[in-house]
Context: one part of a larger RNA
Formats: sequence, structure tokens, C1' cells
RNA sequence: UUGAGCCUAGAGCGUCCGUAGCCGGUUUUGUAAAUCUUCGGUUAAAUUCCUUCGCUCAACGGAGGAGAUACCGAAGAGACUGCAAAACUAGGGACCGGGUGAGGUUGGAGGUACUUCUGGGGUAGGGGUAAAAUCCUGUAAUCCUGGAAGGACCACCGGUGGCGAAGGCGUCCAACUAGAACGGAUCCGACGGUGAGGGACGAAGGCUAGGGGAGCAAACCGGAUUAGAUACCCGGGUAGUCCUAGCUGUAAACUCUGCCCACUUGGUGUUGCCUCUCCUACAGGGGGAGGCAGUGCCGGAGCGAAGGUGUUAAGUGGGCCGCUUGGGGAGUAUAGCCGCAAGGCUGAAACUU
Repeated sequence: UUGAGCCUAGAGCGUCCGUAGCCGGUUUUGUAAAUCUUCGGUUAAAUUCCUUCGCUCAACGGAGGAGAUACCGAAGAGACUGCAAAACUAGGGACCGGGUGAGGUUGGAGGUACUUCUGGGGUAGGGGUAAAAUCCUGUAAUCCUGGAAGGACCACCGGUGGCGAAGGCGUCCAACUAGAACGGAUCCGACGGUGAGGGACGAAGGCUAGGGGAGCAAACCGGAUUAGAUACCCGGGUAGUCCUAGCUGUAAACUCUGCCCACUUGGUGUUGCCUCUCCUACAGGGGGAGGCAGUGCCGGAGCGAAGGUGUUAAGUGGGCCGCUUGGGGAGUAUAGCCGCAAGGCUGAAACUU
């Protein structure tokens, strides 16, 4: 010395499913692989330890003995682990019940605004800015009003509200479909946890093909500003944004906090379900107390370098995976795999400090 860590210093895979592996509830019996005990063998010499002897001592050396670890064999033990058998229900799953929700897919319906076209009215400006100009307008704009078309979006409700594994999801209705919570305790009986590889999903943007194109708007063109202005501001404007079928597979994909289980003082909101109870205009109403599950705030112990966190832990323990190991070079080069491409994944070194 036999690591220390991962909210913010380097470090949690974007998310989930799942193979191998690792880990695994209660009881009984058996077994004895593993474990433990005893005995025997082997474990070359040197080395180590003990006794003794030789160099004046010691180092060093000679002689004798012992030991150590590992392996093999035999006998024994039966708590824990394993294996086999049997059983159980506290984990997990199935089932039943009534509710909740922007969960998903598809189809249909609607709403305001906007733009364009068209009819009528009306006449000289409109628009835009800090101020302007480019721009629009006498082929009649802006404005008021009737009608039509189109595409996108879904105000108010709307909420540290809800749902979803994450990305994400918001008008209404229907069909199909998935999950969670609560309540019941009917069934199965450890069927579980995590998860290297692997698979699926995965915002925006980008790409391919075909549609669509109102508004907005990279690029681009003008007007301003300015010393300049490849910007900020203004007028235009194409990809794109939308739909269908595919591809890409990345984000400050963030709670910068992996998943699962158990345990550990409290206070106060809120959402869903359940139980008890009170009021009432008896309605799908309102209130109070409690339970479970979520979601917020405050805060104790503890933890932490501090900020903070604090039963939704960053506390105390357990199981499994991923990742970090000074800064730069560099998420680069090379090679491999993937991709139509853009690029993605895996991922160095020299050198420098």
C1' cells in the first nucleotide's frame, strides 16, 4: 500500500426493453460442490525462524530442527453459500371494481386571427422607426363593409395542475389502444433486481421522394446605423416550418443528480383514489379528519469544501450497471462499424504545459 470518486471541480449512457453474467424472500428435509476442523503425504536446495558451532565479534559460513503457502488423499462438522426435493405468501404477477389524466394512433367536426381574391362605400396617403429610408399606393392603397378560397395554429380555461420511460403531449367528438394510482384479497407461488453485448423509441435541425405553402423565416437582396457593419433596427424573401413514406440518431436529450430495495424527527400546500364524518339550494355541491400514491415549498438530525440537500436525500445500508483519473493537443488523427450525404459511434499518440 492492498483506491478515491461521479448536483456545481474530471465523471450517470437521452430513455426504456432485454441476453449472458452478477445478486436474490420464508420454512423443512437431503446432499456435501464450496466452507471449516483434524490427520497423513508432498511442497528441491538456497531463503525465513529456533538451537548450536567456526572465523577475535558481527556480517558471513557449517550442522541439526522447525515453520510457511499451495496442492493431493482420508476422516469429520452442518450454521452460512450452492445443488436437489417439498411447502409457504410478506416480493412480483394475474384477476375483479369504480374513478382520474394535453398518454398514443387514426378519422371526422369547429373556432378566432392572418393572407389572397372579389363586390360595395370612401380618398390621399399608408407603412415603418429612436429618427428615417428602402417599400405599398391614383391600374384607387391604408380604412369601413358583404362574400369566397387557402394553409397553419388552437387564445381564455391554464395552474411550482395532469399524463408519459424519455423525447414529449393542450379546440371538440368518435373508434382503436397503452400505462399508472386507489380499493378488493379470488388465483399463481420467488416466477424477482440489475443488465456487458443486442434491440426499440428518441426535440429541433438536416437529407431522399411526392404533395402543400397562409403566416413566419436561415441563406440572399435592399434601406438605415456605423470609422467599417458580411450584425443588432426596417422593407422584401427562398429553403425550411405543414402532410405522407423513409433516412439521420444528436441537444444545456438538465433534476447538469443511473435503476431497484430497506430504514431514518417534522410542518404546510396541491392532484388522483379510498374510508369516516358534518353542512346544504340534494347537484358530477361544499367542508373537516385519516390512509395510500404522485407533485411542490419550508425545515430537523445527518451529510457536504461550501452553495446547499434533507422520507421525491446529496442521510444510513444492500444489489447491479455506466463513467472519471491534470490542462491543451482532441472528441482531432488512424482503423473499424453505421449513414444517400451532412455526419454519428468507438477513439489515441507525438508534442506542449
Small-subunit ribosomal RNA, central domain from an uncultured Thermoplasmatales archaeon, 353 nucleotides, folded computationally.